[in-house]
A computed fold for a 133-nucleotide part of an RNA from Erythroxylum subrotundum, annotated as small-subunit ribosomal RNA, 3' minor domain. The coordinates come from a structure-prediction model, not an experiment, and the mean pLDDT is 81.
Context: one part of a larger RNA
RNA sequence: CAUCGCCCAUCACAUGAUAGGAGCUGGCCAUGCCUGAAGUCGUUACCUUAACCGCAAGGAAGGGGAUGCCAAAGGUAGGGCCAGUGACUGAAGUGAAGUCGUAACAAGGUAGCCGUACUGGAAGAUGGGACUA
Numbered sequence: 001c002a003u004c005g006c007c008c009a010u011c012a013c014a015u016g017a018u019a020g021g022a023g024c025u026g027g028c029c030a031u032g033c034c035u036g037a038a039g040u041c042g043u044u045a046c047c048u049u050a051a052c053c054g055c056a057a058g059g060a061a062g063g064g065g066a067u068g069c070c071a072a073a074g075g076u077a078g079g080g081c082c083a084g085u086g087a088c089u090g091a092a093g094u095g096a097a098g099u100c101g102u103a104a105c106a107a108g109g110u111a112g113c114c115g116u117a118c119u120g121g122a123a124g125a126u127g128g129g130a131c132u133a
Base pairs, nucleotide, nucleotide: 005105008101011098013095014094015093018090019089020088023085024084025083026082027081028080029079031077032076033075034074039070041068042067043066044065046064047063048062049061052059053058111132112131114129116127117126119124
């Protein structure tokens, strides 16, 4: 404060989160394929060379070139995870006050309530069943 009371739900407005969402953007991770620098290590029947061996030819060894493996970066394909953003959609929260009603609290003006079926702008109504008074 105390029936000029209390109080329920929809709706409207505001607000901060939240879930979904055609997608879009970015980051990280590993994978397949392509390409493959430098470099070590291997191969070499090509080229080449002062020191070693050899009288010499040549040998050994080295260098160059070629090539193989490894392989950074790059390209490409699909994938996983994370973050941001996204028309729109959903349910709930909060808010001084607002809209429609008045369901509950008194026998609350149809006693109430529980679960169920159906139904209605909303609270709710109706049916059958249980419970309390």
Overview: The organism belongs to Erythroxylum, within Eukaryota. The RNAcentral record of the full RNA draws on SILVA.